[in-house]
RNA sequence: GCCGCCCUAGCUCAGGGGUAGAGCAACGGUUUCGUAAACCGUAGGUCCCGAGUUCAAUUCUCGGGGGCGGCU
Numbered sequence: 001g002c003c004g005c006c007c008u009a010g011c012u013c014a015g016g017g018g019u020a021g022a023g024c025a026a027c028g029g030u031u032u033c034g035u036a037a038a039c040c041g042u043a044g045g046u047c048c049c050g051a052g053u054u055c056a057a058u059u060c061u062c063g064g065g066g067g068c069g070g071c072u
Stems, first nucleotide, its partner, number of pairs: 001071007010024004018055001026042005048064005
């Protein structure tokens, strides 16, 4: 330098046009003499940034940034 993939909750990841979910973690409760486990509940998101398309973009297109891999 060229090519590909990824970027969404604190972490690991779903979701691929109609205002976003799971598991773990956190917090509260039930249970226990107490802790852990188990069960119930709550909170937590400018969906990396900008532009374009669209009635509507986390999702599609383009550019940029960052990460990983391959080729030279």